A computed fold for a 162-nucleotide RNA from a soil metagenome, annotated as Lysine riboswitch aptamer.
The prediction has a mean pLDDT of 81.
RNA sequence: CAUAGAGGUCGCGGUUGACAAGAUUAGGACGUGGAGCUGUUGUAGCAGUGGAAGCGUGUUGAAAGGGGAAACCGCCGAAAUGUUUUGCCACUACAAAGGCAAAGUGUUGGGGCAACGUUUAAGAGACGUUGAACUGUCGUUGUUACGCAACGGUGAGCUAUG
Numbered sequence: 001c002a003u004a005g006a007g008g009u010c011g012c013g014g015u016u017g018a019c020a021a022g023a024u025u026a027g028g029a030c031g032u033g034g035a036g037c038u039g040u041u042g043u044a045g046c047a048g049u050g051g052a053a054g055c056g057u058g059u060u061g062a063a064a065g066g067g068g069a070a071a072c073c074g075c076c077g078a079a080a081u082g083u084u085u086u087g088c089c090a091c092u093a094c095a096a097a098g099g100c101a102a103a104g105u106g107u108u109g110g111g112g113c114a115a116c117g118u119u120u121a122a123g124a125g126a127c128g129u130u131g132a133a134c135u136g137u138c139g140u141u142g143u144u145a146c147g148c149a150a151c152g153g154u155g156a157g158c159u160a161u162g
Stems, first nucleotide, its partner, number of pairs: 001162005008076001011075006019067001027060001029057004036049004040096006079108011109135002113131007136154008
């Protein structure tokens, strides 16, 4: 340098997806109401709407995003995440915020548990910080060796072959 591998019975991610929730919801209907309201937020335009928006009542009553058993697929910086830049998304322009994708750069060995916080309809899930353990791997020491134990480090690592 190249090739091939290992960690885990909750390894990582993707596709489809029974199913739960969303939902005493939104919308429509009736009544009331009062002059503006809506197109993510603000400004300027443009467009739609006119007893509107809002509120209340009982009746009726969805969907999307998100989650997800199981199956299949690709893999072991698998992947996740912070930040910067670019492009797209929603009527147009500017600014801001949000979502998706790509590239650069930083952090994280891995999966759980707990507390706090963010996101969300959510006590689901995801993410961040902290904590005590577990686990893989390497090093040092204790042991003659295996095994085991203690301490320390962590993937740009470790093992095998060329």